[in-house]
RNA sequence: AACGUAAAAGGCAAACCCAUCGAAAGGUGGGGGCGCAAAGCCACCGGUCUAAGGGCUUCGGCCUAGGAUAGCGGGGUUGCCGGAA
Numbered sequence: 001a002a003c004g005u006a007a008a009a010g011g012c013a014a015a016c017c018c019a020u021c022g023a024a025a026g027g028u029g030g031g032g033g034c035g036c037a038a039a040g041c042c043a044c045c046g047g048u049c050u051a052a053g054g055g056c057u058u059c060g061g062c063c064u065a066g067g068a069u070a071g072c073g074g075g076g077u078u079g080c081c082g083g084a085a
Stems, first nucleotide, its partner, number of pairs: 003082002011036002016031006034071001040077003044074003047069004053064004
């Protein structure tokens, strides 16, 4: 460097519940544990979600600056353990 279908040490933590922040998507803390070898970090590309504000409107809605998601995929970057395969 590559690999991890093996073992061990250690790590993270879905749904759901509680608290809290947010207009929302969702975030954070606690409980929890479905899973994860980058489920560490970064919104650069594609996807998805949201739309208080702004625009349009036949008043039903529609579009959007922006926001969210790294546990949707790609990419970038850093890194623990092992020598079973």
The prediction has a mean pLDDT of 90. This is a predicted structure of an 85-nucleotide RNA (c-di-GMP-I-GGC riboswitch aptamer) from an uncultured Gammaproteobacteria bacterium. It matches the Rfam family "c-di-GMP-I-GGC riboswitch aptamer". The family has 40 seed sequences and 1,298 matches in Rfam 15.1. The sequence was found by an Rfam model in a public genome assembly.